């Protein structure tokens, strides 16, 4: 200088912050939701999480 593994670090895992824990990428990376025949347009659909737990926001019923 360049390639590998390691092992620390830092990123990420479709919409907000936290613990825990999985998995992923190495900054030229993970990643950036699904349907409608394909890319686009239009039109529909689930979700605050990769999962667990609680806590803010959204929505929906009931009561006062």
């Nucleotide at each position: 200088u360049g390639g590998u593994g390691u092992u620390a670090c830092g990123g990420c895992g479709a919409u907000g912050g936290a613990g825990c824990u999985c998995g992923u990428c190495g900054a030229c990376a993970a990643c950036c939701g699904c349907c409608u025949a394909a890319c686009g347009a239009g039109g529909g659909c689930u979700g605050a999480u990769g999962g667990c737990u609680g806590c803010u926001g959204g929505c929906g019923a009931c009561c006062g």